[in-house]
Molecule: Bacterial RNase P class A
RNA sequence: CCGGAGGAUCGUUCUAUCGCGCUCCGAUUACAGGAGUGAGGAAAGUCCGGGCAGGAGAGGGCGCCGCGCUGUGGAAAGCACAGGUAGCCGUAAGGUUAGGGUUGGUGUAACAGAAAAUAACCGCCCGAUAUUAUCGGGUAAGGGUGAAAAGGCGGGGUAAAAGCCCACCGUGUAAGGCAGCAAUGCUUUAUGACGUACACCCCCGCGGCCUGCAAGACCAUGUAUACCGACAAUUGAGGGCUGCCCGCCUGAUGUCGGGGGGUAGGUUGCUUAGAUAAAUGAUAGAAGCCGACGGGGAGACCCAACGGAACAGAACCCGGCUUACAGAUCCUCCUUUUUU
Repeated sequence: CCGGAGGAUCGUUCUAUCGCGCUCCGAUUACAGGAGUGAGGAAAGUCCGGGCAGGAGAGGGCGCCGCGCUGUGGAAAGCACAGGUAGCCGUAAGGUUAGGGUUGGUGUAACAGAAAAUAACCGCCCGAUAUUAUCGGGUAAGGGUGAAAAGGCGGGGUAAAAGCCCACCGUGUAAGGCAGCAAUGCUUUAUGACGUACACCCCCGCGGCCUGCAAGACCAUGUAUACCGACAAUUGAGGGCUGCCCGCCUGAUGUCGGGGGGUAGGUUGCUUAGAUAAAUGAUAGAAGCCGACGGGGAGACCCAACGGAACAGAACCCGGCUUACAGAUCCUCCUUUUUU
């Protein structure tokens, strides 16, 4: 150099013309005009935490849900940074997964296998009967099954065996020492104490009421109407038949005024973009970036027709997480192999 690891930043700019939303101006509204302003690193998913709002709620408990190594930061978080332990991946830089307890209790461990935790199928040893088999007992060395088989290995021991005993190694427990804020690491002594994994059970600690701006607040036309008042009304109001009158049928409300709640709708909540089914754009030119037909040059390199430029798009606000993303730049670090 190539290749790779971690982190950070950018993710087009300018001009012209046309167009859009909002605010302000003059001149009250509208039209026209002028001025200002107008998307992102994720505006996305709506996953976590808060603000804000309404409902519920004296306090406590049960239940349910979430989280779970340590320190610091933070309003908080399924958040960030740093550190620690175990497993896995990578030569490495580094990445990734997991984390309260389970030696307080409890449960589970499919299939296979004799047995999944009070282990005897084969084998080994002893005894009896009997004659090469059966029965009884001992045994976890060896075989076989399994994801997992009663710490590993060597020696002693024994009828055969076994932490039964011993040395070393590993694990645990108890008591210390040193380092560290801590998780934890290193280490000493004692103890044969010695299966493993999982957790939707259980136990421990911490946190958690429910619903979301379509929350909520205010104004309110028409129709119907709670309630109040006046008038009319069984001496027949009103209704049906009807264009009107009479007549017939029916039989207790009707008319007017006031009035609260509330639907349509509007205002607000709402923002130095803002909201209303939703503006933030289009075209042309220039510059820069990437690729490149081709051309020039001894070479370094230079010129270049033409083409390309992602993911996406606010909707109450804020802090995070996750996911998507063409391309460009910067910083730190690694090196198996190859070359110098």